A computed fold for an 80-nucleotide RNA from a Candidatus Methylomirabilota bacterium, annotated as c-di-GMP-I riboswitch aptamer. The sequence was found by an Rfam model in a public genome assembly. The coordinates come from a structure-prediction model, not an experiment, and the mean pLDDT is 88. The model forms 95% of the base pairs in the Rfam consensus. Rfam family: c-di-GMP-I riboswitch aptamer. From the family's description: GEMM was predicted in a large-scale screen for bacterial structured RNA regulatory elements.
RNA sequence: UCCCGAAAAAGGCAAACCCGCCGCGAGGCGGGGACGCAAAGCCACGGGUGAGGCAUUCACCUCACAGCCGGGCUGCCGAA
Numbered sequence: 001u002c003c004c005g006a007a008a009a010a011g012g013c014a015a016a017c018c019c020g021c022c023g024c025g026a027g028g029c030g031g032g033g034a035c036g037c038a039a040a041g042c043c044a045c046g047g048g049u050g051a052g053g054c055a056u057u058c059a060c061c062u063c064a065c066a067g068c069c070g071g072g073c074u075g076c077c078g079a080a
Base pairs, nucleotide, nucleotide: 004078005077012037013036017032018031019030020029021028022027035067041073042072043071045070046069047068048065049064050063051062052061053060
């Protein structure tokens, strides 16, 4: 350094729910709050799911979800 992830150390993030705000909506932001997380840090590239539009569906367009999976980039510590 790489792989790896502990009955280690220092910490970190924050589900549901509640309040306020933004949005047609999914959802996002802030505060509270912790279900959990070794990348629950970042990226919408592939898949998937959700929302809006259209014409009821399919299809198509736009948007969202990174705490759904895969992938890419970066990062703390150092036992087996």